[in-house]
Context: one part of a larger RNA
RNA sequence: GCCGACGAGUUACUUUUCGUAGCAAGGUUAAGGCAGAGACAGCCGGAGCCGAAGCGAAAGCGAGUCUGAAUAGGGCGUGCAGUUGCGAGAAGUAGACCCGAAACUGGGUGAGCUAUCCAUGGCCAGGUUGAAGUGGGAGUAAUAUCUCAUGGAGGACCGAACCGGUGUAUGUUACAAAAUGCUCGGAUGAGCUGUGGAUAGGGGUGAAAUGCCAAACGAACCCAGAGAUAGCUGGUUCUCGCCGAAAUAACUUUAGGGUUAGCGCUAGAGCGUUUAAUCACGGAGGUAGAGCACUGAAUGAGGUAGGGGCCUACCCGGCUACCGAACUCAAUCAAACUCCGAAUGCCGUGAUUCAAAGCCUAGUAGUCGGGCUACGGGAGAUGAGUUUCGUGGUCGAGAGGGAAAGAACCCAGACCGUCGAUUAAGGUCCUCAAGUGGUGACUAAGUGGGAAAGGAUGUGGAGUUACUGAGACAGCCAGGAGGUUGGCUUAGAAGCAGCCACCCUUGAAAGAGUGCGUAAUAGCUCACUGGUCUAGUGAUUCUGCGCCGAAAAUAUAACGGGGCUCAAGUCACCCACCGAAAUCACGGGUUUGGUGUAGACUUUGGUUUACACUGAGCAGUAGGCGAGCGUUCUGGUUGCAGAGAAGCGGUACCGUAAGGAGCCGUGGAGCGGCCAGAAGUGAGAAUGUUGGC
Numbered sequence: 001g002c003c004g005a006c007g008a009g010u011u012a013c014u015u016u017u018c019g020u021a022g023c024a025a026g027g028u029u030a031a032g033g034c035a036g037a038g039a040c041a042g043c044c045g046g047a048g049c050c051g052a053a054g055c056g057a058a059a060g061c062g063a064g065u066c067u068g069a070a071u072a073g074g075g076c077g078u079g080c081a082g083u084u085g086c087g088a089g090a091a092g093u094a095g096a097c098c099c100g101a102a103a104c105u106g107g108g109u110g111a112g113c114u115a116u117c118c119a120u121g122g123c124c125a126g127g128u129u130g131a132a133g134u135g136g137g138a139g140u141a142a143u144a145u146c147u148c149a150u151g152g153a154g155g156a157c158c159g160a161a162c163c164g165g166u167g168u169a170u171g172u173u174a175c176a177a178a179a180u181g182c183u184c185g186g187a188u189g190a191g192c193u194g195u196g197g198a199u200a201g202g203g204g205u206g207a208a209a210u211g212c213c214a215a216a217c218g219a220a221c222c223c224a225g226a227g228a229u230a231g232c233u234g235g236u237u238c239u240c241g242c243c244g245a246a247a248u249a250a251c252u253u254u255a256g257g258g259u260u261a262g263c264g265c266u267a268g269a270g271c272g273u274u275u276a277a278u279c280a281c282g283g284a285g286g287u288a289g290a291g292c293a294c295u296g297a298a299u300g301a302g303g304u305a306g307g308g309g310c311c312u313a314c315c316c317g318g319c320u321a322c323c324g325a326a327c328u329c330a331a332u333c334a335a336a337c338u339c340c341g342a343a344u345g346c347c348g349u350g351a352u353u354c355a356a357a358g359c360c361u362a363g364u365a366g367u368c369g370g371g372c373u374a375c376g377g378g379a380g381a382u383g384a385g386u387u388u389c390g391u392g393g394u395c396g397a398g399a400g401g402g403a404a405a406g407a408a409c410c411c412a413g414a415c416c417g418u419c420g421a422u423u424a425a426g427g428u429c430c431u432c433a434a435g436u437g438g439u440g441a442c443u444a445a446g447u448g449g450g451a452a453a454g455g456a457u458g459u460g461g462a463g464u465u466a467c468u469g470a471g472a473c474a475g476c477c478a479g480g481a482g483g484u485u486g487g488c489u490u491a492g493a494a495g496c497a498g499c500c501a502c503c504c505u506u507g508a509a510a511g512a513g514u515g516c517g518u519a520a521u522a523g524c525u526c527a528c529u530g531g532u533c534u535a536g537u538g539a540u541u542c543u544g545c546g547c548c549g550a551a552a553a554u555a556u557a558a559c560g561g562g563g564c565u566c567a568a569g570u571c572a573c574c575c576a577c578c579g580a581a582a583u584c585a586c587g588g589g590u591u592u593g594g595u596g597u598a599g600a601c602u603u604u605g606g607u608u609u610a611c612a613c614u615g616a617g618c619a620g621u622a623g624g625c626g627a628g629c630g631u632u633c634u635g636g637u638u639g640c641a642g643a644g645a646a647g648c649g650g651u652a653c654c655g656u657a658a659g660g661a662g663c664c665g666u667g668g669a670g671c672g673g674c675c676a677g678a679a680g681u682g683a684g685a686a687u688g689u690u691g692g693c
Stems, first nucleotide, its partner, number of pairs: 001693006011094013026050003032044003054061002064076004097235002100232001104225006115199009124189001126158003129154001133150006162186003167182004201217001203213003210219001238628006248261005262367002264364005270359002274357001276353008289340001290338002295334003299330004306323002308320004370395010400411003415588004420584003426578003429562003435575001437574006448564001454548002458545010475532005481505003486500003511526001515524002589618013629682001631679010647666005653660002
């Protein structure tokens, strides 16, 4: 891992609601007893309990009572049948659907591992160094000191055994739940080691690491309390039908949990259009927008008081190319501004319409982590697949078609069947169902098929304006002069460093000069003019489609791909067609309403069952409700079986499903149907338990 088996809402009591049965102003026995043996049977037993009356703290009174001075008012009552079983739902108390802690407490077992200690034993090859002391000699006044021997000290040195465990490699389902190889530290000491003994868990021991106390020690292990508790995780077993949520509010030592409300389901001989939509009418309101009348903000101009500066100065004053409240004009801004002011939405009344709502009462859930999207806001960086509200949609709990692929976007809500039909979104060259469809344009960038500010004689359309057969624009030929080198400045300044002025003349025209250039001149050129040529040439505004701007990490890789250019791109209009579980057609199922027929019951109002016709519905998680299938056992009844039961294997049958038959084989002794009853009643998941492989 697979297969088989086992494996989770139970039981007791109490309360409550519903169903059902008995009796009924009553209902009912408990313990216990009697007879009896087939008891889930029968007969006693009325103690007790519930109900038939309440109110008050109570005395107490009583259809009333309490409060009160009250005959007032107010509170609670007075109407409505209960009770005892059985079944079902729910709650409470119990382990209470099942498995799961880490822990806590009690009583014991451990120092054969290891820590420290006590007692008593054992062990340390070999080599080296050579302390004190002692002796001889030298030496001193005497010491001291020196020297030669001797001596054999040391947590001394090197290095086996022994003890350790530095580095590295191997090993890592190992040789091994800590090893092996090489290397390395100590090796007469605070050394190593044998045996016997001591210290025990709220504790011991510790050259101290929270280390060690029998391979996991921030508190050992074993058993018990014990099924501790677990607002947490996981799991929770057959089928079909009908309905169908929530992820919000308030409170919470509350935030991943609860309680109540909201939203779901079920029931009701309850109410009966109250619901919803649309229309009409009547209301409240201060948002969007707008505005500046208030409150503030804020720009320009004018402008008074006032201020600054200058003159004067004893005062009065004067001037001002300065600043400038108030005020005036023009143009603005505001969530906490409003002289104004919608659309929607909301409330009320009436009418209409379709559909099946709405309200009340009772029982019972789940939900309290929401997500994305569009619009209206806040926070943030007018960031986020961000966060927080509001309104709608959708996913959640929603399949199908489209968007290449895809929870949420677009279309559309799947009862079942059909080799039937029509459409939606989206599409119609091939992949790939359907147009290589029509008309008229645009684009040349593969734009389409990713992107901004900004840039540009790309190109189409619509305008405005200037020049132009009295010859424009562009090109070519020619001229572009004189006073004058204008004045100033300057070393120089001659059109062309800079400052000032910018005249006159000749002329077809020519600036006291547009640019290059020189040290300054010179030189080239432009404006301007003539000729030649010949028909349009400039400027500017709006707009369609394009261009540049454009760099990323495995590989084209920014149309799904192929491929596409009077498109298979873009714009406008048009005609066909394809395209879904949508819609329609035909057949069938089921739920629910109406009508009819038949039966049963009945308080004669009706209720209920079956069938037929007809209308509407039938996506679904949590969840609610309903109807069934199957397993084991029990009672009753009826059957099968050695001429072969159960079980197992095979199989083309029946049923909407759970499931149920028949036949064949195997097997070799029990097993079904029907009506009821009771449950150890259904497995694929729980790192489930156990057996096998």